[in-house]
Order: sequence, then C1' cells, then structure tokens
RNA sequence: GCCGGCGUAGCUCAGUGGUAGAGCGGAAUCUUCAUAAGGUUAUGGUCGGAAGUUCGAUCCUUCCCGCCGGCA
Repeated sequence: GCCGGCGUAGCUCAGUGGUAGAGCGGAAUCUUCAUAAGGUUAUGGUCGGAAGUUCGAUCCUUCCCGCCGGCA
C1' cells in the first nucleotide's frame, strides 16, 4: 500500500429499516442477632465521527478514526 472483519450501557454481547435490550457488575431496600445466599426496586447509551438515501437509519451507501486478521 491492497483486501476483509469488528466498533452498541462499567464489562460480555443481542438487535440488521419503525425510534435500543439481556446477562454480569455497581446502588437502594427486604429478609437475618450478624454474614452469606436469595427476593424486590430503581440505575445506566449523542449505537466510534461526519455526510448521503429514506416519511423514518444502530441497521443501507460514501468518507474519516480506532482495533484485529490476511496478502504484498
């Protein structure tokens, strides 16, 4: 330099056009003499950035950034 994959909550990942979810973690609370375990509740995101297409974009297209792999 060329090609491909990935980027979503603190972490691991879903969701692939109709306005974003799970598990784990952290918080409060109940239960206990206390701890652990368990229950309940709430918590959490400019979906890497910009532009385009569309009535509507996490999703499709283009460019850029970062990470990983392959070829040279």

Transfer RNA from a Candidatus Wildermuthbacteria bacterium, 72 nucleotides, folded computationally. Rfam family: tRNA. The family's RNA type in Rfam is transfer RNA. Taxonomically the source falls in Candidatus Wildermuthiibacteriota (Bacteria, Bacteria candidate phyla).